Molecule: transfer RNA
Organism: archaeon
RNA sequence: GGGCCUGUGGCUUAGUCCGGUUAUAGCACUACUCUGAUAAGGUAGGGGUCGCUGAUUCAAAUUCAGCCAGGCCCA
Numbered sequence: 001g002g003g004c005c006u007g008u009g010g011c012u013u014a015g016u017c018c019g020g021u022u023a024u025a026g027c028a029c030u031a032c033u034c035u036g037a038u039a040a041g042g043u044a045g046g047g048g049u050c051g052c053u054g055a056u057u058c059a060a061a062u063u064c065a066g067c068c069a070g071g072c073c074c075a
Stems, first nucleotide, its partner, number of pairs: 001074007010027003020058001029045005051067005
């Protein structure tokens, strides 16, 4: 230098193929409950607007382009 893959709460992750109203779950966290106490369990709650920028569209996490970061391969 070229090609391919990945990027979504603190961590992991569904949703992308086929664009559609409120972006999903688990763990973790906070409060309450339960217990003699702790853990586990139960209830409630906070936290992401989807790597960044732009484009297409009535509408983009999803399509397109460029860029950034990481991984693999080729030279």